Model confidence (mean pLDDT): 83 of 100. Transfer RNA from Sediminibacterium sp., 72 nucleotides, folded computationally. Its Rfam family is "tRNA". Gene Ontology term of the family: triplet codon-amino acid adaptor activity. Lineage of the source: Bacteria > Pseudomonadati > Chitinophagia > Chitinophagales > Sediminibacterium.
RNA sequence: GCCUCGAUAGCACAGUGGUAGUGCAUUCGCCUUGUAAGCGAAAGGUCGUCAGUUCAAUCCUGACUCGGGGCU
Repeated sequence: GCCUCGAUAGCACAGUGGUAGUGCAUUCGCCUUGUAAGCGAAAGGUCGUCAGUUCAAUCCUGACUCGGGGCU
């Protein structure tokens, strides 16, 4: 230098053109003599950045940044 994959909640990951979810963690409640476990609920996201396409983009396209892998 080229190719390829990835970037979504504190962490690990799903999702797919039409208001973004799961598990764990956090907080509150229930249960318990108490704690853990269990059950219920809540909070937490400008979906890496900037453009483009579209009525509408987390999703499609381009560039860039960062990370993994490969080739020379």